[in-house]
RNA sequence: AUUCAGGAUGAACACUGGCGGCAUGCUUAACAUAUGCAAGUCGGAUGGGAAGUGGUGUUUCUAGUGGUAUAUGAGUGAGUAACGCAUAAGAACCUGCCUUUAGGAGGGGAAUAAUAGCUAGAAAUAGUUGCUAAUACCCCGUAGGUUGAGGAGCAAAAGGAGGAAUCCGCCCGAGGAGGGGCUUGCAUCUGAUUAGCUAGUUGGUGAGGCAAUAACUUACCAAGGCGAUGGUCAAUAGCUGGUCUGAGAGGAUGAUCAGCCACACUGGGACUGAGGCACAGUCCAAACUCCUACGAGAGACAGCAGCAGGGAAUUUUUCGCAUUGGCCGAAAGCUUGACAAAGCAAUGCCGCGUGGAGGUAGAAGACUUAUAGGUCGGGAACUUCUUUUAUCGGAGAAGAAGCAAUGAUGAUAUCUGGUGAAUAAUCAUCGGCUAACUCUGUGCCAGCAACUGUGGUAAUACUGAGGAUGCAAGCAUUAUCCAGAAUGGUUGGUGUAAAGAGUCUAUAGGUGGCUUUUUAAGUCUGUCGUCAAAUCCCAGGGCUCAACCCUGAGCAGGCAGUGAAAACUGCCAAACUAGAGUUUGGUAGGGGCAGAGGGAAUUUUCAGUGGAACGGUGAAAUGCGUAGAGAUUGGAAAGAACACCAAUGAUGAAAGCACUCUGUUGGGCUAACAUUGACACUGAGAGAUGAAAGCUAGGGGAGCGAAUGGGAUUAGAUACCCCAGUAUUCCUAGCCGUAAACGAUGGAUAAUGGGCACUGUGUGUAUUGACCGGUGCAGUGCUGCAGCUAACGCGUUAAGUGUCCCACCUAGGGACUAGGUUCAUAAGAAUGAAACUCAAAGGAAUUGACGAGGGCCCGCACAAGCAGUGGAGCAUGUGGUUUAAUUUGAUGUAAAGUGAAGAACCUUACCAAGGCUUGACAUGCCACGAAUCUUCUUGAAAGAGAGGGUGCCUUCAAGAACGUGGACAAAGGUGCUGCAUGGCUAUCGUCAGCUUGUGCUGUAAGGUGUAAGGUUAAGUCCUGCAACGAGCGCAACCCUUUUGUUUAGUUGCUACUGUUAAGUUUGAAACCCUGAGCAGUCUGCCGAUGAUAAGUCAGAGGGAGGUAAGGAUGAUGUCAAGUCAUCAUGCCCCUUAUACCUUGGGCGACACACAUGUUACAGUGGUCAAGACAAAGGGUCACGAUCCCAUGAGGGUGAGCUAACACCAACAAACCAUCCUUAGUUCAGAUUGCAAGCUGCAACUUACCUGUAUAAAGCCAGAAUCGUUAGCAAUGGCCGGUCAGCCAUACGGCGGUGAAUUCAUUCUUAGACCUUGUACACACCGCCUGUCACACUAUAGGAGCUGGCCAUACCUGAAGUUGUUACCUUAAUCGCAAGGAAGGGGAUGUCGAAGGCAGGGCUAGUGACUGGAGUGAAGUCAUAACAAGGUAGUCAUACUGGAAGGUGUGGCUG
Repeated sequence: AUUCAGGAUGAACACUGGCGGCAUGCUUAACAUAUGCAAGUCGGAUGGGAAGUGGUGUUUCUAGUGGUAUAUGAGUGAGUAACGCAUAAGAACCUGCCUUUAGGAGGGGAAUAAUAGCUAGAAAUAGUUGCUAAUACCCCGUAGGUUGAGGAGCAAAAGGAGGAAUCCGCCCGAGGAGGGGCUUGCAUCUGAUUAGCUAGUUGGUGAGGCAAUAACUUACCAAGGCGAUGGUCAAUAGCUGGUCUGAGAGGAUGAUCAGCCACACUGGGACUGAGGCACAGUCCAAACUCCUACGAGAGACAGCAGCAGGGAAUUUUUCGCAUUGGCCGAAAGCUUGACAAAGCAAUGCCGCGUGGAGGUAGAAGACUUAUAGGUCGGGAACUUCUUUUAUCGGAGAAGAAGCAAUGAUGAUAUCUGGUGAAUAAUCAUCGGCUAACUCUGUGCCAGCAACUGUGGUAAUACUGAGGAUGCAAGCAUUAUCCAGAAUGGUUGGUGUAAAGAGUCUAUAGGUGGCUUUUUAAGUCUGUCGUCAAAUCCCAGGGCUCAACCCUGAGCAGGCAGUGAAAACUGCCAAACUAGAGUUUGGUAGGGGCAGAGGGAAUUUUCAGUGGAACGGUGAAAUGCGUAGAGAUUGGAAAGAACACCAAUGAUGAAAGCACUCUGUUGGGCUAACAUUGACACUGAGAGAUGAAAGCUAGGGGAGCGAAUGGGAUUAGAUACCCCAGUAUUCCUAGCCGUAAACGAUGGAUAAUGGGCACUGUGUGUAUUGACCGGUGCAGUGCUGCAGCUAACGCGUUAAGUGUCCCACCUAGGGACUAGGUUCAUAAGAAUGAAACUCAAAGGAAUUGACGAGGGCCCGCACAAGCAGUGGAGCAUGUGGUUUAAUUUGAUGUAAAGUGAAGAACCUUACCAAGGCUUGACAUGCCACGAAUCUUCUUGAAAGAGAGGGUGCCUUCAAGAACGUGGACAAAGGUGCUGCAUGGCUAUCGUCAGCUUGUGCUGUAAGGUGUAAGGUUAAGUCCUGCAACGAGCGCAACCCUUUUGUUUAGUUGCUACUGUUAAGUUUGAAACCCUGAGCAGUCUGCCGAUGAUAAGUCAGAGGGAGGUAAGGAUGAUGUCAAGUCAUCAUGCCCCUUAUACCUUGGGCGACACACAUGUUACAGUGGUCAAGACAAAGGGUCACGAUCCCAUGAGGGUGAGCUAACACCAACAAACCAUCCUUAGUUCAGAUUGCAAGCUGCAACUUACCUGUAUAAAGCCAGAAUCGUUAGCAAUGGCCGGUCAGCCAUACGGCGGUGAAUUCAUUCUUAGACCUUGUACACACCGCCUGUCACACUAUAGGAGCUGGCCAUACCUGAAGUUGUUACCUUAAUCGCAAGGAAGGGGAUGUCGAAGGCAGGGCUAGUGACUGGAGUGAAGUCAUAACAAGGUAGUCAUACUGGAAGGUGUGGCUG
């Protein structure tokens, strides 16, 4: 950083669904709307019509005139960032109906609608002539009122009903209540990648206008007004009471209910009126729909229902004015989709039910099982009880008031009787978080999954089942909000995890020393008003409870008014000196700038000497040189940099700064008075400065040296190395503005334990003086208390404890990027996103492993030797190939003469063919039969068929084995899985390691012990130590060999004596030998050394000396090491076959490759002759002497031996002597022919051996590589097991002869310990970077194209208000009249919507093509980084290269 568990919703979807109460129900298209209804009423204002009538009268209707209402109610949330809303105030206003109150209504007049006639039109509707009324209209008079200083001007009224009293109206005033208009303070979302906006704009005067204030409008004047406390612009949004959540602070939200605002198809306008610029009024314009006779007309559901459409999604074209409320009316009354009700919907909240009690062979069934059982299940059936609910009947309200009447709901609620357990349970989950586990199927498939993850043949994670858990008429999922999340601005942080601007100066702002006074803005504390109701909380009450409803009360907080307090902050005033400045005296310094001078070195050049190389590297080459280099001597020139001193040092704000001298200049420190009197700190914007590289212009150019050229290296080498070398590096004048610009640590200030050292400058005491030592201030370092920190570490120079101010951070990548803007000549710098993607990325520390890191140590590890392998022939094994089969396992070390201590049949597992099916083998059951033995036929055999004769025990039933037949449990499998396992084994490695208890230590992983100094073969031992002990390993104990001794002497031995061919025999027990036991060797003794140790070295003694030699003995662990074919075993598979029997074949094939051996290549030999010395073994279906036969293998015979007796059995090399004389040989023996022998049922494939003949390769072996340190290597023979025989040259033992070399750790390899680095932990066979190729995804640019919005300029200019005009015209009034006043029409001016046109701005979609980015299976090319990563890495910058990258200059250590 991510995620879940909680609560909520106007919800939706899946599955399911019994009842009731109370609520709620288009969140999307302010999209379009058929039909019906939603605003009328008054005849007691009036004309008229109708009924009726003899007349008066009566009743009724209302199209028209007139009054009033339609500005309420109901709907919606498009617009609006605004005085729109909320809150608190204010003054310059209006007000129909209502209410209180003063006064009044005199006299006249002219019309008009309806209607009738005529006319136009399709219609809507309209025109004209004539008649008529009023509470419609007009004039005169009078009054209050209004304007004005005054004069004066303007200017009211209506009647109706009633028999009457009287009632209802009318006019003009003054108040009230309620309502409305206006103004103001404060508050109200995001973006600065929107920084400047404004022209009636801001103010004044005059005029106009309004109900009223006002640039509200207009003429003139002034140039103002707003803005980093965010103007303007853009985006989004109705606001509030409240609602949801939260411990709270807060966050989110604005459905239902209530208040305000805005809107009524879109845009504009006014009229009427108390009130509108008017949802169901009017005029105009545009779009749309309908009608039309084409001329013209009509319309506006964001009222209630309803329809289409959109959408995941939201109801009936219901009943009633009974209640409450509204309009009209004198009233009766009328009207009201407001409202009251019902209907639909589990949409939500609340309540109830789906039964209660008893009851067991623990039923059946299902699942499971260790087959005993267990679970569902203290459940069903069954018995009994109850009736909420359901259903069928009966009774039956309140709500209705003021005497009565009036009920849509409603056959309602409620009460009561009957019937009968009857009508009623699902959903999700069960690996962890998280309550709940097993079986089956599947086999990285199908699928699951919020996160982690799961599934590759034993899945508690998928599917199904059984069981369990949680909720329950619901349940789970999805979407959204809050919480958890201290994860959004805080009691968080910034050395290394993200994060301190490179540094300084300073503006606004923020903060600010000490004392006193004033004031009361902040602050604290009373009180008053208000913040509608509803909601929330508390108390009480009503529906049976609850939800729900009613009544009452109230906290906290906000704003405004008015009192009180004065500590703190602020304001006013006055003082102070501790902060901060100034003056004076000293003082250190690579501080800056300018000028002058200097020597060493380098290179070049001139001259001399000289004569062959020089130079360079790991090694070379390019290069330079006989045209004289390099070397050396002298002279000259040039440019750049300044050795030693020099340091842990000095100085500067940082970058930075060093030869010497001079001039000039900034800052610091110190000492002592004096002086100013808070003058201070920080610092957004702003300004200054800012390494290296780079850029512009002009100089300069010695050396070094990007690029570039050449030479090497290399698989390649655009690099590292070498030879050259341009820009640059230097100077002057400008620009750039960045670095790992780092102490990765902003500045200021205060106090807070120490020790040591250095720099600068003072100083007390002491001293002639100095050093040392003490002490103050300022600075620079080291070590460390407390404290802090995740740890590392920091620690008076804080990363500790406080205060003030600024900058910055919020997962990793994408991205120091895109587009935009600003700056720059450019390179680029500054600012700085999103889509998409991942569950991590990161820090510090720990344990390992690793390093072409370090230290130390060891081993036949190398070295020094010896002998081999690799070359040849052959043997054996393996691979490969072949085959019907060539059965199979083992494959780097640690497979390959290995399993196999022995494949002709058997073995045998493989192949072909022939057979068999309870079977070759085991147990149980039934039936039959003696079992056994034997003969014949057939067959390759197995087998099949036919025949012969005979038992035991007997209690005469049976029984034991045995055979045949039958059915079923079952048998069988060298079939699969060694990656399901046990056991066994190999290997690191006979390496010295591996652990544990207690304690201590660390937040923890862990550490300590087991580090260190010595020593050892050894974690062996010693010293020492926060460790003290212990265990498995080491060593020892065991076996063999080596010495002595005791004991025992047969089959072994023989000193003495006798004897013999012979220890043959008598005798002996000394010796040899054999068996058993004991002793001996322990660094025990002496010396040296070491630390007084452990030990080491040397010596004595000893048969043996420092583990005496060898063997057995193999810690914790590693390699999913090997083995299911030794054995055992889970799961799976086969069951007339993958089991079993038989014959034959194969395992033995053969172009080739590898491994292990053997025989050789010869003279240290071969051959022939003579002929000596062992040890350890083996044997009775065996070893087999002797004698005879055969050239020989062998054959015949068969003494002895169950073994210290006889046998196998002869040892061989050696020694002595002969020949061979360096040749493919008298070396070597393969191969092949012929003839024999032995074993065996059988010798062709395919055994061994003998004789004879034949006589191949090979003359010491390339690269490479194995073994070996003493009785060892090398060499020579002997024996054994397996076994009928043998392919054995193998394996395991035995003894004979018997060397050389090292005494050390440079390198190679393996390993142990310590340390170091790490981006590794499957652990370097690790990790990992970039281009290229392919696929997918989102995004940026893009010639452009198409929309939307906004403002500006111009054109046109509807309706309409207002102004002008005398062209036309007119009942009331004036006038005797002519005519006038006043009005209407027309025309016209300003403003003015829509529209047009022009250039812009913002924004959205799309676009050939292009760019990078991200993600992908095991692609290609390299290997840049992590270890010194093989050239240390990295930052800035410049050049360059397929790519990572390389190089130059400067910086950093991470």
Annotation
Model confidence (mean pLDDT): 82 of 100. Predicted 3D model of a 1454-nucleotide RNA (small-subunit ribosomal RNA) from Erythroxylum alaternifolium. The source organism's lineage runs through Eukaryota, Streptophytina, Tracheophyta, Magnoliopsida and Erythroxylum. Rfam family: Bacterial small subunit ribosomal RNA. The sequence is in RNAcentral, with records from SILVA.